[in-house]
RNA sequence: GGGGGCGUGGGCCAACCUGGUAUGCUGGCAGCUUUGGGAGCUGUUGAUCUGAGUUCAAAUCUCAGCGCCCCCA
Numbered sequence: 001g002g003g004g005g006c007g008u009g010g011g012c013c014a015a016c017c018u019g020g021u022a023u024g025c026u027g028g029c030a031g032c033u034u035u036g037g038g039a040g041c042u043g044u045u046g047a048u049c050u051g052a053g054u055u056c057a058a059a060u061c062u063c064a065g066c067g068c069c070c071c072c073a
Base pairs, nucleotide, nucleotide: 001072002071003070004069005068006067007066010026011025012024020056027045028044029043030042031041032040049065050064051063052062053061
């Protein structure tokens, strides 16, 4: 220098191809239960890397940027 893949709560992950209320586990908080702890149950909390475009509507499609990984040179 060229090509490809990936980026989603504190951690992990689904939804993307085929645009329509962002899923689950874990964690945090509160409550119930217990002598206490643990386990269990209930409720709750918090996320689409950044910007632009297309569209009634974008995590999803397009473009640019940033970061990480892989291959070629």
This is a predicted structure of a 73-nucleotide RNA (transfer RNA) from a Microcaldota archaeon. The coordinates come from a structure-prediction model, not an experiment, and the mean pLDDT is 81. It matches the Rfam family "tRNA". Rfam describes the family as follows. Transfer RNA (tRNA) molecules are approximately 80 nucleotides in length.